Record summary: Model confidence (mean pLDDT): 81 of 100. This is a predicted structure of a 73-nucleotide RNA (transfer RNA) from a Gammaproteobacteria bacterium. Rfam family: tRNA. By type it is a transfer RNA.
[in-house]
RNA sequence: AGGGGCGUAGUUCAGAUGGAAGAACGUCAGAUUCUGGUUCUGAAGGUCGUAGGUUCGAGCCCUACCGCCCCUG
Numbered sequence: 001a002g003g004g005g006c007g008u009a010g011u012u013c014a015g016a017u018g019g020a021a022g023a024a025c026g027u028c029a030g031a032u033u034c035u036g037g038u039u040c041u042g043a044a045g046g047u048c049g050u051a052g053g054u055u056c057g058a059g060c061c062c063u064a065c066c067g068c069c070c071c072u073g
Base pairs, nucleotide, nucleotide: 001072002071003070004069005068006067007066010025011024012023013022019056027043028042029041030040031039049065050064051063052062053061
């Protein structure tokens, strides 16, 4: 320099075909317990890497960048 993959909650990851975001673990609160743990109930937590574009509508399609990984030279 060229090519490819990935980027979504604190973490690990889902998210047919565009109809507007979820799970598990973790955190917090309550119940249970003499206390803790376990178990149960509930809650909080997201500019979906950034900026544009297409569309009535974008996590999903298009473009350019940024970061990480791999391959070729």